[in-house]
RNA sequence: AAUUCGCCCUUAGAGUUUGAUCCUGGCUCAGGACGAACGCUGGCGGCACGCCUAACACAUGCAAGUCGAACGGAGAAUUGAGAGCUUGCUUUUGAUUCUUAGUGGCGGACGGGUGAGUAACACGUGAGCAACCUGCCUUUAAGAGCGGAAUAGCUUCUGGAAACGGAUGGUAAUACCGCAUAACAUUGCAAAGCUGCAUGGCAUUGCAAUCAAAGAUUUAUCGCUUAAAGAUGGGCUCGCGCCUGAUUAGCUAGUUGGUGAGGUAACGGCCCACCAAGGCGACGAUCAGUAGCCGACCUGAGAGGGUGAUCGGCCACAUUGGAACUGAGACACGGUCCAAACUCCUACGGGAGGCAGCAGUGGGGAAUAUUGCACAAUGGGCGCAAGCCUGAUGCAGCGACGCCGCGUGAGCGAUGAAGUAUUUCGGUAUGUAAAGCUCUAUCAGCAGGGAAGAAAAAUGACGGUACCUGACUAAGAAGCACCGGCUAAAUACGUGCCAGCAGCCGCGGUAAUACGUAUGGUGCAAGCGUUAUCCGGAUUUACUGGGUGUAAAGGGAGCGCAGGCGGUACGGCAAGUCUGAUGUGAAAGCCCGGGGCUCAACCCCGGUACUGCAUUGGAAACUGUCGGACUAGAGUGUCGGAGGGGUAAGUGGAAUUCCUAGUGUAGCGGUGAAAUGCGUAGAUAUUAGGAGGAACACCAGUGGCGAAGGCGGCUUACUGGACGAUUACUGACGCUGAGGCUCGAAAGCGUGGGGAGCAAACAGGAUUAGAUACCCUGGUAGUCCACGCCGUAAACGAUGAAUACUAGGUGUCGGGGAGCAUUGCUCUUCGGUGCCGCAGCAAACGCAAUAAGUAUUCCACCUGGGGAGUACGUUCGCAAGAAUGAAACUCAAAGGAAUUGACGGGGACCCGCACAAGCGGUGGAGCAUGUGGUUUAAUUCGAAGCAACGCGAAGAACCUUACCAAGUCUUGACAUCCUUCUGACCGUUCCUUAAUCGGAACUUCUCUUCGGAGCAGGAGCGACAGGUGGUGCAUGGUUGUCGUCAGCUCGUGCCGUGAGGUGUCGGCUUAAGUGCCAUAACGAGCGCAACCCCUCUCCGUAGUUGCCAUCAGGUGAUGCUGGGCACUCUGCGGACACUGCCACCGCAAGGUGUGAGGAAGGUGGGGACGACGUCAAAUCAGCACGGCCCUUACGUCCGGGGCUACACACGUGUUACAAUGGGGGGUACAGAGCGCCGGCUUGCCGCAAGGAGAGUCCAAUCGCGAAAACCUCCCUCAGUUCGGACUGGGGUCUGCAACCCGACCCCACGAAGCUGGAUUCGCUAGUAAUCGCGCAUUAGCCAUGGCGCGGUGAAUACGUUCCCGGGCCUUGCACACACCGCCCGUCA
Repeated sequence: AAUUCGCCCUUAGAGUUUGAUCCUGGCUCAGGACGAACGCUGGCGGCACGCCUAACACAUGCAAGUCGAACGGAGAAUUGAGAGCUUGCUUUUGAUUCUUAGUGGCGGACGGGUGAGUAACACGUGAGCAACCUGCCUUUAAGAGCGGAAUAGCUUCUGGAAACGGAUGGUAAUACCGCAUAACAUUGCAAAGCUGCAUGGCAUUGCAAUCAAAGAUUUAUCGCUUAAAGAUGGGCUCGCGCCUGAUUAGCUAGUUGGUGAGGUAACGGCCCACCAAGGCGACGAUCAGUAGCCGACCUGAGAGGGUGAUCGGCCACAUUGGAACUGAGACACGGUCCAAACUCCUACGGGAGGCAGCAGUGGGGAAUAUUGCACAAUGGGCGCAAGCCUGAUGCAGCGACGCCGCGUGAGCGAUGAAGUAUUUCGGUAUGUAAAGCUCUAUCAGCAGGGAAGAAAAAUGACGGUACCUGACUAAGAAGCACCGGCUAAAUACGUGCCAGCAGCCGCGGUAAUACGUAUGGUGCAAGCGUUAUCCGGAUUUACUGGGUGUAAAGGGAGCGCAGGCGGUACGGCAAGUCUGAUGUGAAAGCCCGGGGCUCAACCCCGGUACUGCAUUGGAAACUGUCGGACUAGAGUGUCGGAGGGGUAAGUGGAAUUCCUAGUGUAGCGGUGAAAUGCGUAGAUAUUAGGAGGAACACCAGUGGCGAAGGCGGCUUACUGGACGAUUACUGACGCUGAGGCUCGAAAGCGUGGGGAGCAAACAGGAUUAGAUACCCUGGUAGUCCACGCCGUAAACGAUGAAUACUAGGUGUCGGGGAGCAUUGCUCUUCGGUGCCGCAGCAAACGCAAUAAGUAUUCCACCUGGGGAGUACGUUCGCAAGAAUGAAACUCAAAGGAAUUGACGGGGACCCGCACAAGCGGUGGAGCAUGUGGUUUAAUUCGAAGCAACGCGAAGAACCUUACCAAGUCUUGACAUCCUUCUGACCGUUCCUUAAUCGGAACUUCUCUUCGGAGCAGGAGCGACAGGUGGUGCAUGGUUGUCGUCAGCUCGUGCCGUGAGGUGUCGGCUUAAGUGCCAUAACGAGCGCAACCCCUCUCCGUAGUUGCCAUCAGGUGAUGCUGGGCACUCUGCGGACACUGCCACCGCAAGGUGUGAGGAAGGUGGGGACGACGUCAAAUCAGCACGGCCCUUACGUCCGGGGCUACACACGUGUUACAAUGGGGGGUACAGAGCGCCGGCUUGCCGCAAGGAGAGUCCAAUCGCGAAAACCUCCCUCAGUUCGGACUGGGGUCUGCAACCCGACCCCACGAAGCUGGAUUCGCUAGUAAUCGCGCAUUAGCCAUGGCGCGGUGAAUACGUUCCCGGGCCUUGCACACACCGCCCGUCA
C1' cells in the first nucleotide's frame, strides 16, 4: 500500500424526423481491443506472437530409445603363450578394450500436436468411496533352499520378386516351470470386543487350505520375493453451475425396480435368466441446431456483454469405423488385428503406408515463417556409472503482426533571400525555415577490448553476441491520413448533377472551404489510414435501470387447477437471513509494495484479492415451518327495500302491409329536378271487417341492472347477483391466476320452421365524361323462432384485477340514522353513477378518492418504419376463416402532443364599382397600333396571368440601330502614359470611290531667361482602349404588385419545459390596431390620421403687363389715354369646420336628425405621400458594378438593306353603322400651356395645303380662330346628302434624300358596316357620357397614342344571398416549395 461499514476514487456526449418546439424512437459518430488482412510508406533495438480457411493430401530428413554391471554368441583392436611355416603371414588359446544382431529388463500410456467429435458428471466447484487400483520412489518387517524342461540367436537345407517365412541340429539367462519354507496375505469355519448415518467397518484368538524369490559387479552397492504403511498418479459416485429453438410436447422396452448367477481393480442393467410395471417431462423430457470446458482475455463506473489464440489445468482425437492383446498404467499419434477410402511397389501370386510431432511441399485462402544450430542450460527415458537419446527445450533466421524504447540533429542566424502559393498589387504565407557560422555523436558504419549465463573440476549452441573504449562524418534515416458539421485544421485553380465523394446529415446543375490538383494548415508518427469482428456510448431487453389513455404495448369478459403473494398476538425450530471460525478457492494473470535488465515493455520476490463452495459454533427481529389462540380480511345467518339481470309460458294495443266489401274519380308516388313504378280491369284517398309477422311510441333521465357482450309493452312461474340494517356464527377460509373451462355484438354457416316491414346481391330509372356509387322505383338471401357451429369488432374509458392511503365543492340513484318549526327541511352514514377542482403526476393534451397520484401483490403485453398479422408449419372449424406467427429485402426515418402560418366547395363579423341597381363600351366591320406565329440575309433586343401586348419607344426615310450582306482599319471612333519627327491643327479646293478609306494643292501657332516649355499633328513599341457579348438566379440603384389594404413589431413584466403566447383578444365604435370600456399587462415604434400642395368662401396687403365703379379726354369701334385700385384677377399673408351648438340614443367613444348657423358638415373635393414583407417579379439594352468571354474581332468606320415582311391569331384604340343624326349658313362662351433654330398677325396670291411681303412679341403687354351648345335652311329612313376604307389623277411642305418608307391639300372613286354570340371592361357627381383645346418628343411624321386643360353634363345603389379580392376572430388539417399542397391505384 493493495483490502473495506465509512472517507476517498469512479459514471461526459454529439448529428439526424419539424417552418420552429417538446417527447417517443431508431440509425450514425467520437473510445478501447485484435493471432488480423489490404493500401501507401519504412532507420535501429528489446520483449512477445505468427494456418483463425481444407481434422485437405503429403515427397524428403529427423522427432524413443537405452542397458554387455541379465544372457549365450559374433566381430574388431592391443597383447601374452603356442602351432604351421611361403620370417611375416596364417592359425589355436589366454588376458584387456571396443562394437552389438538376437533373448531378456525398463521405457515406447510421459513429453509434443490438434479441437473433428462431445450439451455430457465432458468441464468448473464442493463433497463421498465402509465399493477401488497404483510400476519407478520413501519407511518398516521377513526372506532368497533345491531342482527341471525348453527356445531365439547360430549351423545346414529350403519357399518367395519382395515383405516375410518353413524345416533340421545343438545352446544361455535376472526368460519359463516344479518342489520346499512362510504370514501380519487370501479363503472357509468358530468365539467374542469396539464402532458407524445405512449396507456395514476395525481389532483379537483358534483350526484348516493355498501361494514366493534372481542374480550382477566386486566390497561397496545395484537388483529379486512377501507383507504393512506413506507419497504420487489414477478409477467410480453425488449436490450445484453450464448455449439456442415449443413453428420440437410427449419420451422410454434393458426401458425403471427386485431376486439370483456372471463380469470388473471396484459399485452398478455393466451383462444374463426370471419377476413386477415402472421411469423421465411446462422447474422444459424427447428432438433439432450450434459448441471442446475452465483459469483467464477484451470491454464496461459497475452490474453485465463478448471471446476461449499464445501461457497453465482438464477432456477428446490421431486417415475413417470397429476390436482386443501386452502391461502397474492403453483399448495405445511415430504398437497389433479386421473392414473401408486413398496413395505407392509388384515378377500380378502378393505386399507397404498414415506429419492434428519439427522443418518442408502442393492445395484452399484476404492471410500466417527456416527442409537452421545445439543438447551448453532446464527437464525427461535408460544405465551402478561413464554416457547415449531427446525437432521437449535453449537459441538463431523470416514477418512493423503487436507492445515498449531510441533516432532522423542542437545553438545562433532577417537582406524576413530565392522558389512556390495567394493578393485589395500595397502586401501576406511558407519562415529562423533554408543558406551561413559554431557544436554534438544516440542509432547505423570502422577499429580495439570483451562477459555473466557454469552448483567442486570439465563442458557455451547463442556468440566475437550483450557491453565498454577510440577515431571519424550532419552525414545514411519521414511518412500517412485529414481540413462542410459532428471534429483539431482553408485558400486558389480545374470540373460543371459530369467526373466523382460519402460513417450519418449530405456535397457536385459556372464563383464547390464537401469532387481532382496545388499551396498552406491540423493530427498521429516508423508508422498512418481503410476493412472485418467484439464491448462501450445504448437506461436501445432496463437485477442495478424502462414502459403499456393518445407515441410500440392491457388479454373481449368471467370462473378457476398449478404457481406467486398474503391479517393480529404468543411459543417452539432454525431452511432462508445475519455473524465468528476452519478447509478450499493450483500456478500464471489483475492490483499493491519492493527488486533486476541504462529507462520502458519484459522478468523476479513478497503481499492483497479471488465477491464462490463446503463444514462447524452462535443470534432469532423479518420470511419460512410447527403448535394452540384472536377477529378488523373473507364468508354464513336474520330482517328489509330497489332494479329494461336471466330463462320459459301466456297476453295487449298502436302502426305498416295484404285480403274482402262499400263510397269515390283521375291521377298517385317520388325528386334538387325527373323518370322507372302503380292506376279507368277503378289506384291514391276514405269507411267497415279480416289475416299475418315483427317491434314495443309517450314514461325515458351523462337514470337502473349485469362480468363483459348486452338488457325496455303487460302478467305469471322458476332463478342469479349486488345493497342497507343487525352483529348471532366460522376463524385467514384471502388476492391474483400461465395452461384449462365457460360466456361472448353483428355478419356468416348447417337442419327445420316463419316471413309484415326493412333490405346486401340483382333489375330498372336518374345523375355523370364515365357512375359497376351517392338519389328514386322494385327486390332475393338475411333480419324472426328452435337446435347446432363460428369466436371475431374502434369487443373503447383505446385506461387488467385486488387492497390501503391522499384538500374540497356540487348534482343524481338505492338504503339507514339523528334533529327540527314535518306537503318538508337540515345534518350525517353506506353503496353506485356524473361534473368541477387542490396537491401530485404527465411530452403535452389531460387525469385527479370511479387516478393516468402515493405504495404493495399477481397476470398479460411492447422494443424503429415497411415487408406483415403476410408465408410456411401446427391446432381448431362444414366452410368462410380463426389462433399461433417468421425471414429475405428495403428506408433513415415512421410516430405522439402542442405552436405559428397557409389552406377549406368550415363557421361568425366586416369592407371594396366585388355583386346588385344603372349609364356607356369590348367581343361582329374598316382602319391605326402592339404582340404571337410564319417568313427572311436580317426581319436587333427586352417585357409574358392579374402586375407583357398605343409596354422600354416623349415620335425607326439616312442618323437613331444594337440586326443583315458587302467594303475598310488594327494602340484603334474614345482615355492616360512612353519614344521620335514636324510646326501646326482647323479650314478651302481638286482627283478617285457606291461611300468610308486613299492621294494632291493652298493657307497657317504661342511664350521664352534662347537652354527650352506649352499646344497640336504624323509615326512607332507596349501597357491598354473597346464590347447594346453572357449571367437581373452574383449585385447596387430604380420600378411594378398585393395595397392607401390596416396592418407589422419592440422593451419590460406575466404565462408556458419549449416553439411560442399575452399586449394586438372580448363588447361597442370607426374609413382606419380610429377611439372608448373591460382586461397580467404597462408603455413604445413603423404604418392610419394630421402636418405639405391644388381647389371652394371671406379678410388683410400690394396694384403692372391685370381691372374700370366713380371723374376727365378721345374714337367708326375698343381701358384707347389721363387717373384710380372700389370690383374682377394676380402674388403674398391670414381666417374658417372642431360633432363646437341643439334634440334623441349610448356608461363612454360615438351615432342619428331635409335641426340651426354657415361658402363649405361630419375625412368638403383632389394630389403627393406606399409599414413589416411577398413574388430568386422586372431591368447587366438608361446608369453603375463582381466573376466569365472576344482582342487584325463579339471592337471601329462606311454606302445599301432591315426593324414597316404577311395564309393567320390575340390585345389596345379609332371611325362608324346614322334623324338625340348629317350637311350648309349665322352667332356666343373657356382653361391650361407654348413661342426667337420660334409663335405668328395683318393685307395680297392660290379652291386648298400653302406662298412671297410688311409688322408684332424673349410675353398677365404680342400671338396661337375653341367645339359641342344656340338660331336657321336642306336631307326623311335608303347602304342613303350615313360611313369613309381602298384606288386613280394633280399638288404643297419638311429634309442631302420621301422607291422600299412621311404628313397634308384638291378633284374623282365610294368597300365592309344597318348596333354586334358566348363573354367581358369602366364608372357613385361636376363622376360617367359627350365636346373641343394645349403640350412634350433633333427637320418632318405614320399621334386615332401619351400627358394635361376646360365646356355641356346625367342615371342608379333595395341590399350583402351569390361571384372576385381583402381584414379580424374561431374551427379542422396527414399542407409548410404551404391546395397550382399532399397523396392512392393502374400502365409504361
Small-subunit ribosomal RNA from an uncultured bacterium, 1388 nucleotides, folded computationally. RNAcentral holds the sequence, with entries from ENA and SILVA. It matches the Rfam family "Bacterial small subunit ribosomal RNA". Rfam links the family to the GO terms ribosome and structural constituent of ribosome. The coordinates come from a structure-prediction model, not an experiment, and the mean pLDDT is 84.